Predicted 3D model of a 74-nucleotide RNA (transfer RNA) from a Parcubacteria group bacterium.
RNA sequence: GUUCUGGUAGCUCAAUUGGAUAGAGCGUCUGGUUUCGGCCCAGGAGGUUAGAGGUUCAAGUCCUCUCCAGAACA
Numbered sequence: 001g002u003u004c005u006g007g008u009a010g011c012u013c014a015a016u017u018g019g020a021u022a023g024a025g026c027g028u029c030u031g032g033u034u035u036c037g038g039c040c041c042a043g044g045a046g047g048u049u050a051g052a053g054g055u056u057c058a059a060g061u062c063c064u065c066u067c068c069a070g071a072a073c074a
Stems, first nucleotide, its partner, number of pairs: 001073007010026004019057001028044005050066005
């Protein structure tokens, strides 16, 4: 340099053929329980879906460019 794969919450990951209010586990916070803590129970917060543009009634999903990570080839 070319091609391919991936980028979604603090971390690990879902999200069907384009149609739900974008969810789960862990973590974190609050409360309960406990002598205190842990475990457990209940609840909450946390997202520009890497960035920009386009297509569409509708985009995490499709298209283009850019950035980042990885792989193959050279």
NCBI's taxonomy places the organism under Bacteria, Bacteria candidate phyla. It matches the Rfam family "tRNA". Rfam's curators write: Transfer RNA (tRNA) molecules are approximately 80 nucleotides in length. By type it is a transfer RNA. The coordinates come from a structure-prediction model, not an experiment, and the mean pLDDT is 80.